[in-house]
Predicted 3D model of a 263-nucleotide part of an RNA (large-subunit ribosomal RNA, domain VI) from Lactobacillus helsingborgensis.
The full RNA is in RNAcentral, with records from ENA.
The coordinates come from a structure-prediction model, not an experiment, and the mean pLDDT is 89.
Rfam family: Bacterial large subunit ribosomal RNA. Rfam links the family to the GO terms structural constituent of ribosome and ribosome.

Context: one part of a larger RNA
Parts: sequence; structure tokens; C1' cells
RNA sequence: CGUAGGAAAUUUGCGAGGAGCUGUCCUUAGUACGAGAGGACCGGGAUGGACAUACCGCUGGUGUACCAGUUGUCUUGCCAAAGGCAUCGCUGGGUAGCUAAGUAUGGUCGGGAUAAGCGCUGAAAGCAUCUAAGUGCGAAGCCCCCCUCAAGAUGAGAUUUCCCAUACGAAAGUAGUAAGACACCUCAAAGACUAAGAGGUAGAUAGGCUGGGAGUGGAAGAGCCGUGAGGCUUGGAGCGGACCAGUACUAAUCAGUCGAGGA
Repeated sequence: CGUAGGAAAUUUGCGAGGAGCUGUCCUUAGUACGAGAGGACCGGGAUGGACAUACCGCUGGUGUACCAGUUGUCUUGCCAAAGGCAUCGCUGGGUAGCUAAGUAUGGUCGGGAUAAGCGCUGAAAGCAUCUAAGUGCGAAGCCCCCCUCAAGAUGAGAUUUCCCAUACGAAAGUAGUAAGACACCUCAAAGACUAAGAGGUAGAUAGGCUGGGAGUGGAAGAGCCGUGAGGCUUGGAGCGGACCAGUACUAAUCAGUCGAGGA
């Protein structure tokens, strides 16, 4: 821009893409078959491999603004307690998120038309013949069935709901609006930007604060014990990024723009 008014939501599916794999074991059954050796079809069940998709409850990994320990050195006047630097200094753990090695699921089944092949009926050609007319079965393959996208499918579809028929103008058109949208701002389950999504005071959107939780693992100070290094008690203590809530304290203020009148 189009889809002959303007919007919001829900859809149909022309068409396109994806998937499509396979082993072993048990049973049927040591049956059919076979002199024996051996050893099934068909059918039923179990369990794997590779691949794919999703997820983080479990097992783990990571987790550079979480917790603790610790070395050297510098600083806060000193002690004590802290902070900086040294690969995050090193070490032990670890929330959210992201993840696989973790967990779950999938290929199935079924239908249609067929290939090779196997047929039925059957002439040409009194026989025979699956074929000439007619008709049936038949594959991991084809078309559906399953998953995803999809009306710019210009063949532009459908349904539901909302807004209405204004003003000026001879007309062309212009203007302010409606439903609605944008812009701006706070964001994160989204993310290169954009977009999509959650919100904008009639508000819990983010931060802060408060409460809780995961985590760490027993803070500082004080008292007691020990010559001392240190230990015990106060006390599952103190701290606590992303997690879960509550709370308008801070910031989303006030304003602004666009948007029909139906050939």
C1' cells in the first nucleotide's frame, strides 16, 4: 500500500515444511517343516540403540554483585574488625537462569489409490488365457491420518463484537472526533535493533523496604576456659543476586499524535 467504512478478537486451510529408523529377548513353539542336524511364517508381549522435541521436579554442571575458609601485601593511627590488589588471588559450597550426562514424550495404529507380483470372470481364437470390456488383493514407497507455518490464497476467505452516519464546502476534498491505536514512560516470561508480551496512579510494572525461602554454616561484640595457638556460650547465629509474597516510599506525572462518515 492492497484486501471498497473504521477497529478489536477468534478462525477456515489453498499451499508449504517436518516426522517416517531399527536391534535384541520372551511367547506362540522346540510347534509346522525335516531322516536327522536344525528350525519357522502369522500373531502377542518386553526391553534397548540412534535420532527428534519439550522441560528443570529428580541427578548433576555452570553460576565473575550469594556464603564461608585461607596466603602475600597495602590501607582504614594501633588491637580487633574490615576493605583493595594478586586469573573471581586461591579453596569449599551454592539460589535463580541457562543446561545434559538428567526427565518426559514421539515414530505407532488406521484409511484410500497403486508397483512388482498373485488372482476372479472372460473373449478375440468353440480350447486356453489375470485383460482386450469388467473385477479383486497387494509395499518401509504415493495421498491422507500426526506436528508446525499458512488469506499478499491479489482467488486477498469466514465468524463474533465495538464505533457511528458529524462540521465546513458547489464539488474535489478538508477538519475535529468515535471505537481503537500510536508515541512516551516502568519493565521482562521477550529481545541485536525492531517486534511480541506485562504495566502506566481507577496502578504492584520495575526499584526500594518488610516478611518468607533456597544457600552458606555458626557473624560481630561480650562473657567464660586455656601460658598460648585456640575453644565454648550467647545462638541453626549472622549474611543472604536473580526466587515467592506484601507494601505506593521512588519512578511509570501532566500533556501529545493518529484514527470512520462508507465509490